[in-house]
Context: one part of a larger RNA
RNA sequence: GGUGCAUGGUGGAUGCCUUGGCACGAGAAGGCGAUGAAGGACGUGGUAAGCUGCGAUAAGCCUCGGUGAGACGCAAACAGUCUUCGACCCGGGGAUGUCCGAAUGGGGAAACCCGGCGGGAGUCAUGUCCCGUCACUGCCCGCUGAAUACAAUAGGUGGGUCAGAGCCAACGGGGGGAAGUGAGACAUCUCAGUACCCCUAGGAAGAGAAAGAAAAUUCGAUUCCCUGAGUAGCGGCGAGCGAAAAGGGAUGAGCCUAAACCCGAGCACGCUUGCGUGCGGAGGUGUCGUGGGAUCCGUCCGGUUUAGAGCCGAGGAGUCAAAAACCAACACGCUAGCCGAUCUGUCUGGAAAGUCAGGCCAUAGAGGGUGACAGCCCCGUAGGCGAAAGCGCGUUGGCUCCUGAUGGCGUCCCAAGUACCACAGGACACGUGAAAUCCGGUGGGAAUCUGCGAGGACCAUCUCGUAAGGCUAAAUACUCUCUCGUGACCGAUAGCGAACAAGUACCGUGAGGGAAAGGUGAAAAGGACUCCAGGUGGAGAGUGAAAUAGAACCUGAAACCAUGCACUU
Numbered sequence: 001g002g003u004g005c006a007u008g009g010u011g012g013a014u015g016c017c018u019u020g021g022c023a024c025g026a027g028a029a030g031g032c033g034a035u036g037a038a039g040g041a042c043g044u045g046g047u048a049a050g051c052u053g054c055g056a057u058a059a060g061c062c063u064c065g066g067u068g069a070g071a072c073g074c075a076a077a078c079a080g081u082c083u084u085c086g087a088c089c090c091g092g093g094g095a096u097g098u099c100c101g102a103a104u105g106g107g108g109a110a111a112c113c114c115g116g117c118g119g120g121a122g123u124c125a126u127g128u129c130c131c132g133u134c135a136c137u138g139c140c141c142g143c144u145g146a147a148u149a150c151a152a153u154a155g156g157u158g159g160g161u162c163a164g165a166g167c168c169a170a171c172g173g174g175g176g177g178a179a180g181u182g183a184g185a186c187a188u189c190u191c192a193g194u195a196c197c198c199c200u201a202g203g204a205a206g207a208g209a210a211a212g213a214a215a216a217u218u219c220g221a222u223u224c225c226c227u228g229a230g231u232a233g234c235g236g237c238g239a240g241c242g243a244a245a246a247g248g249g250a251u252g253a254g255c256c257u258a259a260a261c262c263c264g265a266g267c268a269c270g271c272u273u274g275c276g277u278g279c280g281g282a283g284g285u286g287u288c289g290u291g292g293g294a295u296c297c298g299u300c301c302g303g304u305u306u307a308g309a310g311c312c313g314a315g316g317a318g319u320c321a322a323a324a325a326c327c328a329a330c331a332c333g334c335u336a337g338c339c340g341a342u343c344u345g346u347c348u349g350g351a352a353a354g355u356c357a358g359g360c361c362a363u364a365g366a367g368g369g370u371g372a373c374a375g376c377c378c379c380g381u382a383g384g385c386g387a388a389a390g391c392g393c394g395u396u397g398g399c400u401c402c403u404g405a406u407g408g409c410g411u412c413c414c415a416a417g418u419a420c421c422a423c424a425g426g427a428c429a430c431g432u433g434a435a436a437u438c439c440g441g442u443g444g445g446a447a448u449c450u451g452c453g454a455g456g457a458c459c460a461u462c463u464c465g466u467a468a469g470g471c472u473a474a475a476u477a478c479u480c481u482c483u484c485g486u487g488a489c490c491g492a493u494a495g496c497g498a499a500c501a502a503g504u505a506c507c508g509u510g511a512g513g514g515a516a517a518g519g520u521g522a523a524a525a526g527g528a529c530u531c532c533a534g535g536u537g538g539a540g541a542g543u544g545a546a547a548u549a550g551a552a553c554c555u556g557a558a559a560c561c562a563u564g565c566a567c568u569u
Base pairs, nucleotide, nucleotide: 001568002567003566004565005564006563007562008561009560015554016519017518020490021489022487023486024485025484026483027482028481029479030478031167032166039100040099041098042055043054044053046078047077050074051073061094062093063092064091065090066089070082071081072080105114106113107112115134116133117132118131119130120129121128136164137163138162139160140159141158142157143156144155171202172200173199174198175197176196182189186236212219213218223250224249225248226247233241234240254471255470256469257415261284262283263281266279267278268277269276270275289449291414292413293412294411295410296408297407298406299405300404302312303311304310314403315402316401317400318399326398327397328396329395330394332392333391334390335389337385338384339383343358344357345356347354359376360375361365367379368378369377420444421443422442423441425439426438427437430456451466452465453464454463455462506513507512526553529540530539531538532537
């Protein structure tokens, strides 16, 4: 020096554990904000660095409920307090709430600087301090008022207990809109109307009561799911893209205008002192495809009445669809809580829930804790009960709203720069194709029911529908958030980045990037005292079941280091 064994050190794998995560289900909620949000800065404790709470009334103030013996947060200690005259804690309502932030008196390099007006405190007076108020835009109501003569508009100005502004995870609608990629290259095509950007809304959004789908003796708003179907089709007919009807389910709901016609505050003109014409709108009527409505002419009608109007009666409907506000009672739910059965002995042990013996409850033998494994020790569980106050939801009543039916000839009305056409595009599963259908750009440009559109070029027959105005719940999508529950989900290099002072420390000018780090013990009983000693540390003693559980603390692998012994060079 090497090899082996042993004992230690170092190190922190492994095992066990879990306060934290992940996923899903059910229910709730689906918003907050000029009454100043979200998010922050700075303060705030007797001692106080961080977190949490709170705001100069500052780990808190008032009040109403719950609870019932301790309490002064995490978090020890000292000092000092509060509390059965009910503290602390939990819940409802309220007060306070510095400064910044949409930030809004003006400014600004956020948390700062500087003002006006009114009121107050203070000073001899000024400076100073306190409270209130002062941004912009839109809308509404007044006054005024140009170019331009009346009228009007723009503008100016006063008032408004009117509104907006900003934030927010995903889901929605709309406006824009790629490329890597695939096509084994690549250009049409694909990826994909995806990612991304912008606008904007709601608890859902969007769509929606047929100018539909179809081809049966048809169906009857929309949406979503299954199926139809990887079918019919589209496609450098390549790669690839990819329906619809019918059928089965979820849900289920239908309405209001425009016009014709009636009425009409008022204005203008004609003309003349009350007529005509035109304009006009807050109103009535009316809303459809076996076409409907208006007007005109008829018939019938709940009561009262000669008749009409009106009134009464009767019927129907309603606030989360179609007009809209509120009140009361009751029921249920949410926001604190409450009751809640049943076990002893023996043995081992540090400790009994384990063993043995004998019992008990069970609408409760889910689960967790307790010094090892507990139905009967504790919290709970099954099953019951509970709200002063606030909120939600429902029912009933008040309340509010609506109400003739029908037949007939003629006349009138039935959404216009629209439908449609051409050109060049886009969307439709459909790439211009035989290309219908839908949308908008440029140009042209109809008809009113004997009308008009569609049925995949186009025409005819037939069938279906009624465009060019609008509203509409549910079934559907999502989860920043709250409650409950579940897991052949993770168990500290895993699971969220984060089980710990985590979006912290740290890095970066910045946008941004972004960690590591859990475990003494049942209980601190956390080692009094003695000795070595400068300190760290150690040897005794003591605690403990255990101290090779001693805080660098459960277990404590390997690499690596040391010591002892054996063999060997």

Large-subunit ribosomal RNA, domain I from a Candidatus Eiseniibacteriota bacterium, 569 nucleotides, folded computationally.
RNAcentral holds the full RNA, with entries from ENA.